[in-house]
Molecule: SAM riboswitch aptamer (S box leader)
Organism: Gilvibacter sp. SZ-19
RNA sequence: AUGUUAUCAAGAAAGGUGGAGGGAUUAGACCCUGUGAAGCCUUAGCAACCCUUUGUCUCUUCGUACAAAGAAGGUGCUAAAUUCUACCGGAUGUUCCGGAUAGAUAACUC
Numbered sequence: 001a002u003g004u005u006a007u008c009a010a011g012a013a014a015g016g017u018g019g020a021g022g023g024a025u026u027a028g029a030c031c032c033u034g035u036g037a038a039g040c041c042u043u044a045g046c047a048a049c050c051c052u053u054u055g056u057c058u059c060u061u062c063g064u065a066c067a068a069a070g071a072a073g074g075u076g077c078u079a080a081a082u083u084c085u086a087c088c089g090g091a092u093g094u095u096c097c098g099g100a101u102a103g104a105u106a107a108c109u110c
Stems, first nucleotide, its partner, number of pairs: 003108006013043005021032003026086004044078003049074002051070006057063001082102001087099005
């Protein structure tokens, strides 16, 4: 790199280094940034996908089932909804709602 499933309006930052960009990609908008961007390192935190512990046996159902609690470990994350729009549909008083595509993350898969 392929595919499947689930989630994506909640939550959580300081220090060091670095020295001009960054917010995935294209376009537009908007925003962050020398009161120091990206990247890298350290420490801390958030969350609960995997995970840990305990309990339950329901309608064909003992199952990677369901429920509760947890946070040692594996990932992930710590400005703004995945920053917003783009494609389709609906409402409406020009914005809102639903969905798709794309993307991110996790677990599994080839």